A computed fold for a 677-nucleotide part of an RNA from a Spirochaetota bacterium, annotated as large-subunit ribosomal RNA, domain II. Its Rfam family is "Bacterial large subunit ribosomal RNA". Rfam links the family to the GO terms structural constituent of ribosome and ribosome.
Context: one part of a larger RNA
């Protein structure tokens, strides 16, 4: 892992409601006691309890009474329906649906493991260094120095035994709940060590690591208290039918809990009240507008007052002016969630019509939910960030299946009681994968754009609109012209159309700028404006729309159409018919629920509610059985379903079947429990 079995809302007492039942203004008995066929019986006990009267703090008073001075006026009463049972179903108080603590407290038991002290015993191969100190020489006046030899000291050194356990490696369902190789630390010591002994749970010991105290230590083990206690996780077991929620306000030592009220569910009262929808009325200050108030903010005006310059004056000052600054004022022309001279739509709301729905009020007994989620729309934080956070309004998921968007809770279409076979749709599709158009008609696109992407660039390309030039011949080309005054005038070293300033006139001309550009050291050259010839039809500029182009670099593999594959399309825009598409919708047949019918509903977690199925024993009836019961194995057959079940094999002795009754009464899950494999 699996298989079987076993495994969770029980029980008692006290209220609450509902429902049946008895009696009824009354209703009941409790210990006890009698009886007895010993039972889920019967007969007594009327003690007590509940009701049949309230009001008041009370005294009292009473269908009234308290309060008051009150004969007022309020408050709370009264014009009657209860009790005993049983059943349900909730609650409390008990371990109270089960399994789970981490800890607390008590007596006990441990120092045969390990710390440490005591007490007595034992153990340490070699080797290697050479302390004191003693002798001998020499040497010295002596102290004493040097040498030799002897000496054997040391938490000395090296290295086995024995204690450690430093490196790497194995090993990690192991040999081993600490071990094996390898390396390495001490090794005469503060060493190892063998035996008695002693010290213990908030207490021992500790050369201190909160180490160690029997594979257990930040407080052992064992037993009790004890079913501790767990706002927490997990589990919690047959069927069918009905409605069906909530993740919101408040309040909380409260935030993953709880109450209470919003929502849901049963019952019973009420009876047209809900929703919508219309007509009229009504509050308001939002979108948006506006600048009359308040705040920011632009440019001219005007004009104080203020700086600057002149000027008088000994000085305080005075006068004038000014290309500076500039309040108030005027004019234009903008701002504001905390601005409003205005102001919508919705939205709220009161009348009154119209109007219906398994609607609305009111009462009860029973829940659940108070972690939400995405989309669109209005707003707040945030960086007009996010699959963010936070409001509000709406839908959808949560509780929602079908189809559709390749896949894809919340986008799109649409709300599955069942079966069954066409039809008809809807989002969306119609070349093939793939149901259905290589439909039809006019256009666009050449990017495979389509099938990601901005400022921003561009003689793509299509189709408006305006304007300019044009058969008096344009535009592009080709040939010719493109002159004089004059080398304007200033500058200048020079400056002649073409370094720079000012000027920018005149004349001849079919036309030619005191010069468009390159050139010169200046000039020259070249070249254009601008004009003719040749040519013969358009030709230029802005500008709006449409679909495109470049901007465009990623990470395993094309990978930015779901794939093939698509270019007068299978891309895009306009328009037309057709056909495919869902559990919509319609036909046929059924089941259920509501309803007198007629019709009408029947997706569905948490939850409410209703009917039922099976087990195990009891009573009371009635049967089966070695001519084969249960049990096991199959199974026609039946029921929406839990489930019944004839037959037939096994199996050897018990067990149905109606009708009540009580339950140790229904497993797939709990890292469940036990047992097999």
């Nucleotide at each position: 892992g699996c298989c079987a079995a076993c495994g969770a809302g029980u029980u008692a007492u006290u209220g609450g409601u509902a429902g049946u039942a008895g009696c009824g203004a009354g209703g009941u008995u409790a210990a006890g006691a009698c009886u007895g066929g010993u039972a889920a019986a019967g007969u007594u006990g009327g003690a007590g309890c509940c009701g049949a009267a309230g009001g008041g703090a009370a005294a009292c008073c009473g269908a009234g009474u308290c309060u008051g001075a009150a004969u007022a006026g309020g408050g709370c009463g009264a014009a009657u329906a209860g009790u005993u049972a049983c059943u349900a179903u909730c609650a409390a108080u008990a371990g109270a649906c089960c399994c789970g603590a981490a800890a607390c407290c008590a007596u006990a038991u441990g120092a045969g493991c390990u710390a440490u002290g005591c007490a007595u015993g034992g153990g340490c191969a070699g080797g290697a260094u050479g302390a004191a100190c003693u002798c001998u020489a020499a040497c010295g006046a002596g102290a004493g120095u040097u040498a030799g030899a002897g000496g054997g000291a040391g938490g000395u050194c090296c290295g086995a035994a024995c204690c450690g356990g430093u490196u790497g490696g194995a090993g990690c369902u192991g040999c081993a709940a600490g071990u094996c190789c390898u390396u390495c630390g001490g090794a005469u010591g503060a060493c190892c060590u063998g035996u008695g002994u002693a010290u213990a749970g908030g207490a021992g010991u500790g050369a201190a690591a909160a180490g160690c105290u029997c594979a257990u230590c930040g407080a052992a083990u064992a037993u009790g208290g004890u079913g501790a206690u767990a706002g927490c996780u997990g589990g919690u077991u047959c069927u069918c039918c009905c409605c069906g929620a909530a993740a919101c306000a408040a309040a909380u030592u409260u935030a993953g809990g709880u109450u209470u009220g919003a929502c849901c569910u049963g019952u019973g009262u009420u009876g047209u009240u809900a929703a919508a929808u219309c007509a009229c009325g009504g509050a308001g200050g939002u979108a948006g507008a506006g600048c009359a108030c308040u705040u920011g903010a632009a440019a001219g005006g005007c004009u104080a007052g203020g700086g600057g310059u002149g000027u008088c004056g000994a000085g305080a000052g005075g006068c004038a002016u000014u290309a500076c600054c500039a309040a108030a004022c005027c004019u234009u022309a903008c701002u504001a969630a905390a601005c409003u001279u205005c102001g919508a739509a919705u939205g709220c709301u009161g009348u009154g019509a119209u109007g219906u729905a398994u609607u609305g009020a009111c009462a009860u007994g029973g829940a659940g939910u108070u972690g939400g989620g995405c989309u669109a729309u209005g707003g707040g934080a945030g960086a007009u960030a996010a699959g963010u956070c936070u409001c509000a309004u709406a839908g959808c998921c949560g509780a929602g299946a079908g189809g559709g968007a390749a896949a894809c809770a919340g986008c799109c279409c649409a709300g599955a009681c069942u079966u069954c076979u066409g039809a008809c749709u809807a989002a969306g599709g119609u070349c093939c994968c793939a149901a259905a158009g290589u439909u039809a008609u006019g256009g666009c696109u050449a990017a495979g754009u389509g099938g990601a992407g901005a400022a921003g660039g561009a003689u793509g390309u299509c189709u408006g609109c305006u304007u300019a030039c044009u058969a008096a011949g344009a535009c592009a080309u080709u040939c010719a012209g493109g002159a004089g005054a004059u080398u304007u005038g200033c500058u200048c070293a020079g400056a002649a159309g073409c370094a720079g300033c000012a000027a920018u006139u005149c004349u001849u001309u079919a036309a030619a700028g005191a010069g468009u550009g390159c050139g010169u050291a200046a000039c020259a050259g070249c070249u254009c404006a601008c004009u003719g010839a040749a040519c013969g039809a358009g030709u230029g500029a802005g500008u709006g729309g449409g679909c495109g182009c470049c901007g465009a670099a990623g990470a395993u593999g094309u990978a930015a159409c779901g794939g093939g594959g698509c270019u007068u399309a299978a891309g895009c825009c306009a328009u037309a018919c057709a056909c495919c598409g869902a559990a919509g919708u319609u036909g046929a047949a059924g089941g259920u629920c509501c309803g007198a019918g007629a019709g009408g509903g029947c997706g569905g977690u948490a939850g409410g509610g209703g009917a039922g199925c099976g087990u195990u024993c009891u009573a009371u009836a009635u049967g089966g059985g070695g001519u084969g019961a249960a049990g096991u194995a199959u199974g026609a057959u039946c029921g929406u379903g839990a489930g019944a079940g004839a037959g037939u094999a096994u199996g050897g002795a018990c067990u149905g079947u109606a009708u009540a009754g009580a339950a140790g009464u229904g497993a797939a899950a709990a890292u469940g429990u036990u047992g097999g494999c």